[in-house]
RNA sequence: CGAGAAAAGCGGACAGGUGCGGGCAACCACACAAGGUUGACCUGAGGAAAGUCCGGACUCCAUGGGCAGGAUGCUGACCAACGGUCAGGUGGUGCGAACCACGGAUAGGGCCAUAGAAACGGAAACCGCCUGAAAGGUGUUACCGAGUAAGGCAAGGGUGGAAAGGUGAGGUAAGAGCUCACCAGCAGUGCAGCAAUGCACUGGCUUGGCAACCCACAUCCGGAGCAAGGUCAAGCAGGGGGUUGGGCGGUCCCACCUUUACUCCCCCGGGUAGACCGCAUAGACAGAUGCCUGUCUAAGACAGAAUCCGGCUUACAGCUUUUCUCGGGAU
RNA sequence: CGGGGAGUAGCUCAGGUGGCCAGAGCGCCAGAAUCGGGAUCUGGAGGUCGCGGGUUCAAGUCCCGCCUCCCCGACCA
Numbered sequence: 001c002g003a004g005a006a007a008a009g010c011g012g013a014c015a016g017g018u019g020c021g022g023g024c025a026a027c028c029a030c031a032c033a034a035g036g037u038u039g040a041c042c043u044g045a046g047g048a049a050a051g052u053c054c055g056g057a058c059u060c061c062a063u064g065g066g067c068a069g070g071a072u073g074c075u076g077a078c079c080a081a082c083g084g085u086c087a088g089g090u091g092g093u094g095c096g097a098a099c100c101a102c103g104g105a106u107a108g109g110g111c112c113a114u115a116g117a118a119a120c121g122g123a124a125a126c127c128g129c130c131u132g133a134a135a136g137g138u139g140u141u142a143c144c145g146a147g148u149a150a151g152g153c154a155a156g157g158g159u160g161g162a163a164a165g166g167u168g169a170g171g172u173a174a175g176a177g178c179u180c181a182c183c184a185g186c187a188g189u190g191c192a193g194c195a196a197u198g199c200a201c202u203g204g205c206u207u208g209g210c211a212a213c214c215c216a217c218a219u220c221c222g223g224a225g226c227a228a229g230g231u232c233a234a235g236c237a238g239g240g241g242g243u244u245g246g247g248c249g250g251u252c253c254c255a256c257c258u259u260u261a262c263u264c265c266c267c268c269g270g271g272u273a274g275a276c277c278g279c280a281u282a283g284a285c286a287g288a289u290g291c292c293u294g295u296c297u298a299a300g301a302c303a304g305a306a307u308c309c310g311g312c313u314u315a316c317a318g319c320u321u322u323u324c325u326c327g328g329g330a331u
Numbered sequence: 332c333g334g335g336g337a338g339u340a341g342c343u344c345a346g347g348u349g350g351c352c353a354g355a356g357c358g359c360c361a362g363a364a365u366c367g368g369g370a371u372c373u374g375g376a377g378g379u380c381g382c383g384g385g386u387u388c389a390a391g392u393c394c395c396g397c398c399u400c401c402c403c404g405a406c407c408a
Base pairs, nucleotide, nucleotide: 001327002326003325004324005323006322007321008320009319010318012296013295014294015293016292017291018290020044021043022042023041024039025038026037027036028035046302050313051312053311054310055309056308057307058225059224060223061222069221070220071219072218073217074088075087076086077085078084089102090101091100092099093098104215108214109213110210111209112208126157127156128153129152130151131150136144137143138142165183166182167181168180169179170178184206186203187202188201189200190199191198192197229277230276231275232274239268240267241266242265246260247259249257250256332404333403334402335401336400337399338398341357342356343355344354350388359375360374361373362372363371381397382396383395384394385393
C1' cells in the first nucleotide's frame, strides 16, 4: 500500500431568524369545564421509535389435580425472565483472522420416488471371479455338448443421495473381519475437566438416512390484554328506601294512629354519555418536535414515540476508532 | 391489541401422505372447415409456484425471516 475479519461508536455541528407541542410564571376571559396572549425562562423522537417474533413489569379474571396443547433442546454461567447474551465443546467452511451449525434413530410406528439384482428382513446376484458336470452325438486314447446346467463369492464393474466399516498385508479354488496392522465407529475401564468433552488402554469385530414426519425423554407455560383496569358522574333512562311533609282512611276539623310510593319531595347505591386517572423529566384533541439563511469541500440513508422495560429480527447514504489476518513493497 | 386466511399461466382456480406432476377451464396464436365471420374440430405457446434463506438425495408442499392483500374479535348495559 492492497485485500479482508471481528468489535465498538456517530447518524450532522455551530450561529442567526421564524414556527409547533408540553411545563412554569404573569395577565385576560369565564356559571362550571374549557380557553386566549406574552416570555433574552425550562424542555421536546430513534438506532432501529418499525415488525409485534420472544420475555417480563402492570391490571383484571380464574385458581384441587391432571390430560390436551404450545415452546425450548451440546455444556456451564449471567439475567427479574427469555427462544436472549457471554464463555467453552464437537463438526463443517476458509491459506488465515474468523464464520456457520447443534439433544435422542437397539422405546415404538412411518417414509426412502426413479434407477438398480438388492434400500434395511442381514435379504438378494445383472455384468463379473472361481469350481465345474451329465444325458447324448461324432470324423473315437479325442472332440462337441460346455466353461452350459449346478454350486461357491461379495473382491472388481454398473445403478443410486446412500450398497452394510476404510486402506494394506496374509489367506483362499475365487473370496470374505476369515486372520493381522493402522484408521473410523461402538462398549467398558482409568486419568483430566463443574460439565459438554478430550486423552490412554482393553474388548468384541461393525449395528444406513430422515425426528424443520409421528414420537419418547427433560425443562418451562393459568387466561386476557392500557379498547387492561380505575375514579367522578349528565338525563323527560332505570333500581332500592323514606322519620317528617303531601295523598287516602279511622272521623266533620286539629292533634294522633294506620296505610301508600302512581305523581310531587327527600335519601341511597349502581351506572350510560362525557370527563379524568392509568401516562412516564417528550407525550396527545390518538394531532407537536418543522422550515429558512450563512459557515464547515457537501447535508444526502433507513426512517416518526402512543402503557413501560429487556432482547431478537428486519431496513439503513456516509463516516470514525480499536484489535487482528493474508499478500506485496521499502529500510 | 389479539386471532385467522390468501398469494401458482393474461383471468378464475386444482395440486392428499415431499419424488414419476407443474395442471384444468376461459382467454391467446396457428391450421382445418366457410364466399367471409362466429360457433365447432385439431395442434401449439405461455410459469422466478409473492421474495430470501434453511432441512432433505430431492421442496409448490416442511421450517424460519420478510412483502402485499383480505376477513374477524375486543367498551358498557